[in-house]
RNA sequence: GGGGGCGUGGUGGAACUGGCAGACACAACGAGCUUAAGCCUCGUCGCCUCACGGCUUGCGGGUUCGAGUCCCGCCGCCCCCA
Numbered sequence: 001g002g003g004g005g006c007g008u009g010g011u012g013g014a015a016c017u018g019g020c021a022g023a024c025a026c027a028a029c030g031a032g033c034u035u036a037a038g039c040c041u042c043g044u045c046g047c048c049u050c051a052c053g054g055c056u057u058g059c060g061g062g063u064u065c066g067a068g069u070c071c072c073g074c075c076g077c078c079c080c081c082a
Stems, first nucleotide, its partner, number of pairs: 001081007010026003019065001028044005046055003058074005
C1' cells in the first nucleotide's frame, strides 16, 4: 500500500428481512433475611430535566415515514495479502 471483519449502558452480550434500542447475565446500589457477613429473595440500575419531555448504538454526513441494521467519509482494534 491492497482486501476483509468488528465497534451497542460499568462489563459480557442480544436485537430475525430496516419497525418499541439495550433482551439475558454479571457487577454495583437499596430493602428483606442474619448478632454480623455470606448465600438466598425482591427492587433499582445510560445522559439531561423539578416535572412534562428530550437525547443516546465509535465520530460526522446521506437514504428512508422510520437506521444498531443500508450507503459514504473518518477514527480505533483484529485478521489476510504484498